About this RNA: Model confidence (mean pLDDT): 86 of 100. Small-subunit ribosomal RNA from an uncultured bacterium, 1383 nucleotides, folded computationally.
RNA sequence: AAUUCGCCCUUAGAGUUUGAUCCUGGCUCAGGACGAACGCUGGCGGCGUGCCUAACACAUGCAAGUCGAACGGAAGUUAGAGCUUCGGUUUUAACUUUAGUGGCGAACGGGUGAGUAACGCGUGAGGAACCUGCCUUUCAGUGGGGGACAACAGUUGGAAACGACUGCUAAUACCGUAUGACACUUUUGGGAGACAUCUCCUGAAAGUCAAAGCUUUAUGUGCUGAAAGAUGGCCUCGCGUCUGAUUAGCUGGUUGGUGAGGUAACGGCUCACCAAGGCGACGAUCAGUAGCCGGUCUGAGAGGAUGAACGGCCACAUUGGGACUGAGAUACGGCCCAGACUCCUACGGGAGGCAGCAGUGGGGAAUAUUGGGCAAUGGGGGAAACCCUGACCCAGCAACGCCGCGUGAAGGAAGAAGGCCUUCGGGUUGUAAACUUCUUUUACCAGGGACGAAGGACGUGACGGUACCUGGAGAAAAAGCAACGGCUAACUACGUGCCAGCAGCCGCGGUAAUACGUAGGUUGCAAGCGUUGUCCGGAUUUACUGGGUGUAAAGGGCGUGUAGGCGGAGAUGCAAGUUGGGAGUGAAAUCCAUGGGCUCAACCCAUGAACUGCUCUCAAAACUGUAUCCCUUGAGUAUCGGAGAGGCAAGCGGAAUUCCUAGUGUAGCGGUGAAAUGCGUAGAUAUUAGGAGGAACACCGGUGGCGAAGGCGGCCCUCUGGGCCGAGACCGACGCUGAGGCGCGAAAGCUGGGGGAGCGAACAGGAUUAGAUACCCUGGUAGUCCCAGCCGUAAACGAUGGACGCUAGGUGUGGGGGGACGAUCCCCCCGUGCCGCAGCCAACGCAUUAAGCGUCCCGCCUGGGGAGUACGGCCGCAAGGCUAAAACUCAAAGGAAUUGACGGGGGCCCGCACAAGCAGCGGAGCAUGUGGCUUAAUUCGAAGCAACGCGAAGAACCUUACCAGGGCUUGACAUAUGGGUGAAGCGGGGGAGACCCCGUGGCCGAGAGGAGCCCAUACAGGUGGUGCAUGGCUGUCGUCAGCUCGUGUCGUGAGAUGUUGGGUUAAGUCCCGCAACGAGCGCAACCCCCGCCGCGUGUUGCCAUCGGGUGAUGCCGGGAACCCACGCGGGACCGCCGCCGUCAAGGCGGAGGAGGGCGGGGACGACGUCAAGUCAUCAUGCCCCUUAUGCCCUGGGCUGCACACGUGCUACAAUGGCCGGUACAGAGGGAUGCCACCCCGCGAGGGGGAGCGGAUCCCGGAAAGCCGGCCCCAGUUCGGAUUGGGGGCUGCAACCCGCCCCCAUGAAGUCGGAGUUGCUAGUAAUCGCGGAUCAGCAUGCCGCGGUGAAUGCGUUCCCGGGCCUUGCACACACCGCCCGUCA
Repeated sequence: AAUUCGCCCUUAGAGUUUGAUCCUGGCUCAGGACGAACGCUGGCGGCGUGCCUAACACAUGCAAGUCGAACGGAAGUUAGAGCUUCGGUUUUAACUUUAGUGGCGAACGGGUGAGUAACGCGUGAGGAACCUGCCUUUCAGUGGGGGACAACAGUUGGAAACGACUGCUAAUACCGUAUGACACUUUUGGGAGACAUCUCCUGAAAGUCAAAGCUUUAUGUGCUGAAAGAUGGCCUCGCGUCUGAUUAGCUGGUUGGUGAGGUAACGGCUCACCAAGGCGACGAUCAGUAGCCGGUCUGAGAGGAUGAACGGCCACAUUGGGACUGAGAUACGGCCCAGACUCCUACGGGAGGCAGCAGUGGGGAAUAUUGGGCAAUGGGGGAAACCCUGACCCAGCAACGCCGCGUGAAGGAAGAAGGCCUUCGGGUUGUAAACUUCUUUUACCAGGGACGAAGGACGUGACGGUACCUGGAGAAAAAGCAACGGCUAACUACGUGCCAGCAGCCGCGGUAAUACGUAGGUUGCAAGCGUUGUCCGGAUUUACUGGGUGUAAAGGGCGUGUAGGCGGAGAUGCAAGUUGGGAGUGAAAUCCAUGGGCUCAACCCAUGAACUGCUCUCAAAACUGUAUCCCUUGAGUAUCGGAGAGGCAAGCGGAAUUCCUAGUGUAGCGGUGAAAUGCGUAGAUAUUAGGAGGAACACCGGUGGCGAAGGCGGCCCUCUGGGCCGAGACCGACGCUGAGGCGCGAAAGCUGGGGGAGCGAACAGGAUUAGAUACCCUGGUAGUCCCAGCCGUAAACGAUGGACGCUAGGUGUGGGGGGACGAUCCCCCCGUGCCGCAGCCAACGCAUUAAGCGUCCCGCCUGGGGAGUACGGCCGCAAGGCUAAAACUCAAAGGAAUUGACGGGGGCCCGCACAAGCAGCGGAGCAUGUGGCUUAAUUCGAAGCAACGCGAAGAACCUUACCAGGGCUUGACAUAUGGGUGAAGCGGGGGAGACCCCGUGGCCGAGAGGAGCCCAUACAGGUGGUGCAUGGCUGUCGUCAGCUCGUGUCGUGAGAUGUUGGGUUAAGUCCCGCAACGAGCGCAACCCCCGCCGCGUGUUGCCAUCGGGUGAUGCCGGGAACCCACGCGGGACCGCCGCCGUCAAGGCGGAGGAGGGCGGGGACGACGUCAAGUCAUCAUGCCCCUUAUGCCCUGGGCUGCACACGUGCUACAAUGGCCGGUACAGAGGGAUGCCACCCCGCGAGGGGGAGCGGAUCCCGGAAAGCCGGCCCCAGUUCGGAUUGGGGGCUGCAACCCGCCCCCAUGAAGUCGGAGUUGCUAGUAAUCGCGGAUCAGCAUGCCGCGGUGAAUGCGUUCCCGGGCCUUGCACACACCGCCCGUCA
């Protein structure tokens, strides 16, 4: 030095679309900044800054004067002299002041940003095309004259401003004249330089032009000419400098020339003449906006935004125009004219210009004192002293900004009080305070007291008695603001209750709000803190750095081609780009680094670096460019061969439809889901023959071919375009792309003319339907076809622009060629498909036909809606097309994929789901529940399935929660403390009762004390609210077969896999397979009951054998066999056989067996869903009531009744009803109980009364059944409602409002519309029995047994469910979403 390597520096994101995910994409936030404003608050100091709006209008004062050493006067003071009537006056000198003449300055300094898109500004060059007062240097000169005008005096005009006339006068004022050149002009000689006109040096001749003095007398100062410098200015040029093309053409002094004028100077700067140019898609012209820059803010940078203060330039000075003076102006505090405005006026006429400093009004959200001083710095004048200076230096006001300081420090736990919270224990505020010790910055008081002031000395300070120093007193005088749901640091309580309000985005608030308001606490910042506004950032969201375009926004419909952009191989030259060195410039300030000064910092000073730029110059020659030569591989030409619905024009052909004619033939045809309209006896349809006409070309036919795209299909022919293969001849980069332009461009549509068979918008009719301006049917016009001309669009799509090169393969197919021939084979080129690797992608997918890797060019995109719309322009006959916004509005709109749910999607499979059956409901009467209505109250809850004989397993009082009335207030009930006390209870009276009054009675204990009662205080109490604050319990999907996890694997991820697949099962049951392997909760099994057997035990149960006994009976002895009871076991497992099946799981059949493939029934209910139900079972947070929303009582209500619904009972009858006779259960219950038996009563029941807390006694006659009899199809001997009468029972009490019995009465109802429920076997149906609750009350509920069926082809359909798959804009999940109209 280089580097592919190492290290370092810089680069930060978040919220929000979804159920979740990835992506695209917008919105929003966190940061910094400000000449700010607003809200709340406010101690001190330093340094800065302070009308961003009305370039609106301005009262008042000040902001530019100075020089007597340029000049003549005037006034005054002092001194001298003269005169004097002592009043004064004249004159001289000195001094002071100054109006005027004259000189210099006033063109600087100060302000503002209106105008300006321009050589205005910036930067860099040029002026050989120029000027420059004062200043510096040098050279030369300064002779001699003249005539005026102000001032002044007088007269005079005017209100004023301001003049007029006459007369006098000075000068550094003015004017001739002399001299004069290195100056200028003309002519001319020489030399040098250059850039075209030219420039410089040096000669010669001619012509032209100067001056001023003053004084304090000096090396004074001024004046004139010339040369040069410095400073300042003027002009020209390169480059740079905002937006709009919905501004595309602009231009008459316009562009150039010649000549003249003008200027300091170049120039159409001006004029005359001549020519017809000049500018413009590299954006002219027009319109809008804007002073430009150094810089400032931001940013990693690139960039973006900005141009206050400070500095440079420009422009302007009430608006517009004009010149004068001058070195310099076209002049902010000068002049003239015009306009507007203001003021004065005697109405004739005058005056004015704060965008200078203050200040006023106005405007505005908003921006200061009518201050001090020339002490410093700087400026003007002057010889100077000095004068002037709102430049400037200071002070004042303002937290407007930046910076610094303070409001105390240390100790201090009883963790004080108070506040807030609380689970009531405590926590927190909090070492915080108090208290003790200490300090005194700042503020305050007092004393001292500057620098800034220089040049030898003196003098000179507005600030300022300021900074600073010293001393003093005393913690003394000094903290707020915002936030606390996430982003984003910081949490509780109360209030409020979709109200009030908050909000930057997402979003909070509908009764427990960390989101509103307040409080406590906390967090952040702090003399400030928040809010608003603006800019940059984040935003790689305009992408140069650094984006995209198949589906998210985005490829032009296709070609041809202009400008432009880009371009193959070799050689040589040049040096524009490029690279390196050097030089100039890049003002200062700012920024950065270092150092220094204010106690620090802000601030200030110094030095350095930097200012990434521009220009000049030297060099290099790889690359680009350019010039020349050359090459063949890119491109092309010629030639051979062959494919093709490529295009245009003309002709020809057959099938079919329709129509016409004729024949045959007869009643229908046609059409549809089914029909009807329609056609047909005037002969259709059908069929045969002939004819007419138009349109389209079956089969071949193909993920075949051709074309740029649109598109192209019978056959033959004419003309014609393009592509491919082969050979390798010729040309020699001739290429690629392509803004504009031009052409082509489906269908529909338009104009004119033709044509018209079929089809067929519109239209008509028929259907369908709630409607049907549709889908279906019968007709049918434009059109569809041809010619000519328009239109110019499309899901014109491969949603994929064109060209070239490169990057694995496999397998089809079209065209051509090669392997001698042949080849179902192999190879090459071109085309066209599918599959697939790397790679790419958000994913889907693409993948040699790229969406891969690269190069070049073009089109296009930048959130959704508004909108491809309006306006404008262009095109079109019109329809319309092309180009193309904004206001407003939203917090998204989107893409791909995932999991669910859903589908009038698909596949597989279940369930009394349908079907097949049986019995019902829906009609009647009654019972019961509900709705509704009613009511003082009809307490409350339950609401599709899954509320409605539900909570109620039992409302006359009670229950009871409701209503009316009467009452109580520490309470009907609990606990505690203190105090008191003749307990309760019983009797009597009053009262509806609660309760009150009277009497009686007189607790336990040795005591302390206790029980009871009374008083007081804490508290009790609430079936009051919230089941959407909750626990618990329950319903439901559903006894459905599912729901998950760990690890692994796949995917960026949500997630998938496992769990899918093939079989099988009641089952995610099991088997096999498999990137899965295992596991859990469910299923099944384990538990209970029933069915068979065995064993054990036999009383209260049983009785075969033995014995006894009776009218009879296991009645007794006895027995333990049987039945039965209670326990414990066995038994069933596809175990055995056969077949099927994958050698499996398993299925089918059989044997055996009491039972056969889960034997029947029960208990048991996965993850979860329904904010499902219940605050009235209970529990419970919060809220609410507290002489009542609590408690007691009497009575009433929950039973009210025009209606409607659900669930039941009883029926309508003969498979029945009634009467008589006569069998057979199971499971239960029983002591204020069940009640045998006897008596009474028709009966309900009553009176006696034994047994039994039960395998013993009782309830207890089971009923249907069976046997016999009657009824004879009738509103009945069916049915029993309703009503009358009489009784019984329970109970304090049956009026409202119980049950039962007897007599009488005898309603509706003759099998039930649409619709709808249950059930697959000991089931349905039917029959009775028991129990709980219960004083009494059962058609309900829970159980029990008796009798005991029918049907099931099957899974198309209805309902529900499971698995797989598909679509999706749904996810509160189809009861979804969403569109239009109206309000």
RNAcentral holds the sequence, with entries from ENA.